RNA sequence: UUCAAGCAACUGCUGAGUCCCUUCCGAACAGAAGGGAGCGGGGGAACCACACGCAUCACGGGGCGUAUCGCCGGUCAACCGGCGUAGGGAAAACUCUUCGGCCCAAGCCCGUCAGCUAACCUCGUAAGCAUCGAAGGGAAAGCAU
Numbered sequence: 001u002u003c004a005a006g007c008a009a010c011u012g013c014u015g016a017g018u019c020c021c022u023u024c025c026g027a028a029c030a031g032a033a034g035g036g037a038g039c040g041g042g043g044g045a046a047c048c049a050c051a052c053g054c055a056u057c058a059c060g061g062g063g064c065g066u067a068u069c070g071c072c073g074g075u076c077a078a079c080c081g082g083c084g085u086a087g088g089g090a091a092a093a094c095u096c097u098u099c100g101g102c103c104c105a106a107g108c109c110c111g112u113c114a115g116c117u118a119a120c121c122u123c124g125u126a127a128g129c130a131u132c133g134a135a136g137g138g139a140a141a142g143c144a145u
Stems, first nucleotide, its partner, number of pairs: 011130004018037007038125006048115001060113001061110004069084006087104003094138007
């Protein structure tokens, strides 16, 4: 000097995943057991929707989530990899638009069962990270006079 790893703090990002209180532990943080507020999800009437008939194919169906649908290859398949794509994301206080480029496009759950759905019932409040430049507009805040 360069690279990598770990810890801590600050500033932020995806996401519903934040805040307050009690007890235990404890210097504190963190953690554990609970209770609330806020936010998010599921189930669940009436009305509506679905329904009946014929033909073909298949053998379930459904939920959270942006994460869906295709093609190619390794293989018969499961699975893996690659190329696209519906869709989604990005910091210099917030938000909108445009241009250019960049990134993601997963994973998990229920268990034969669930359309919508007031009352009502019920569940979660994690996990993981460091992703940009330019132009124009809007609404606020602060300071000075």